[in-house]
RNA sequence: CCUCUGGAGAGAUCCAAAAGGACACCGAAGGAGUAACACUCUCAGGUAAAAGGACAGAGG
Numbered sequence: 001c002c003u004c005u006g007g008a009g010a011g012a013u014c015c016a017a018a019a020g021g022a023c024a025c026c027g028a029a030g031g032a033g034u035a036a037c038a039c040u041c042u043c044a045g046g047u048a049a050a051a052g053g054a055c056a057g058a059g060g
Stems, first nucleotide, its partner, number of pairs: 001060006011023001013022003024047003030043001031041003
């Protein structure tokens, strides 16, 4: 690096024909802070399912 498996949190919120907007919230891609972190921030991202997913296990 590739394949498989497991893998959390928080709105199936409201307004709107739609685009979009409002309020609330989450921390586990990325980003920033930090000597460092799985801590803090929440810019980005996310808040039914799906997708994504740090990290862990197995195989190559």

Predicted 3D model of a 60-nucleotide RNA (Glycine riboswitch aptamer) from Hypnocyclicus thermotrophus.
Lineage of the source: Bacteria > Fusobacteriota > Fusobacteriales > Fusobacteriaceae > Hypnocyclicus.
Rfam family: Glycine riboswitch aptamer. Its family is annotated with glycine biosynthetic process in the Gene Ontology.
Its mean pLDDT, the model's own confidence on a scale to 100, is 83.